RNA sequence: GCCGGAUUGGCGGAAUCGGUAGACGCGGCGCACUCAAAAUGCGUUGCCUCACGGCGUGCGGGUUCGAGUCCCGCAUCCGGCA
Repeated sequence: GCCGGAUUGGCGGAAUCGGUAGACGCGGCGCACUCAAAAUGCGUUGCCUCACGGCGUGCGGGUUCGAGUCCCGCAUCCGGCA
C1' cells in the first nucleotide's frame, strides 16, 4: 500500500427483508426474606429537562416517509496479502 472483519447503555451481547434501539445476561440501586448476612425472589436502572418534550448505535456526510442496518469519507482495533 491492497483486501476483509469489528465498533450498540457501566460490562458482555441481541435487534428477520430498512419499520417500537438496547432483548437476554452481568453489574448498580431499592425492597422482601434473615438476629444479621450470604443465597434467593420482586421492582428499577442511557443522557438533558420542573414538566411538556428533546437527544442517543465510533466520528462526519448522503439516500429514504423512516437508517444500528444501505452508500461515501475518516478514526481505532483484529486478521490476511504484498

Predicted 3D model of an 82-nucleotide RNA (transfer RNA) from Brevibacterium rongguiense. It matches the Rfam family "tRNA". It is annotated as a transfer RNA.